This is a predicted structure of a 72-nucleotide RNA (transfer RNA) from Patescibacteria group bacterium UBA1396. It was read from a public genome assembly. The source organism's lineage runs through Bacteria and Bacteria candidate phyla. It matches the Rfam family "tRNA".
Parts: sequence; C1' cells; structure tokens
RNA sequence: GCCUUCGUAGCUCAGGGGUAGAGCGCAUUCUUGGUAAGAAUGAGGUCCUGGGUUCAAAUCCCAGCGGAGGCU
Repeated sequence: GCCUUCGUAGCUCAGGGGUAGAGCGCAUUCUUGGUAAGAAUGAGGUCCUGGGUUCAAAUCCCAGCGGAGGCU
C1' cells in the first nucleotide's frame, strides 16, 4: 500500500428500510427476623464520524476514523 470483517445500553451481543431490543449488570419496591435466592417496576442509546439515496436510514451507497485478520 491492497483485501476481508467488525463498530448498537456499563459488559456480551441481536436487529439488515417504517417508534432501538435481549441476557448479565445497575436503581427502587415486594418477599425474609436478617442475608442469599426469587418476583415486580424502572433508569440507562447523538446506533463511531461526515456526506449521499429515500416520503422515511442503526439498516442501502461513498469517504474517513478505530479494532481484528490476511496479502505484498
């Protein structure tokens, strides 16, 4: 230098055009004499950045940035 792949909640990851989700974690409450376990409710996201296509983009296209792998 070139190619492939990934970037979404604190962590691990779904979601591939039509209001952003799960598990774990966190907070509050219930349960208990008190913990653990269990149950209910809730908070937490500029979906890496910029541009384009579209009535509408996390999703499609281009460029960039970053991680991983490969070729030379």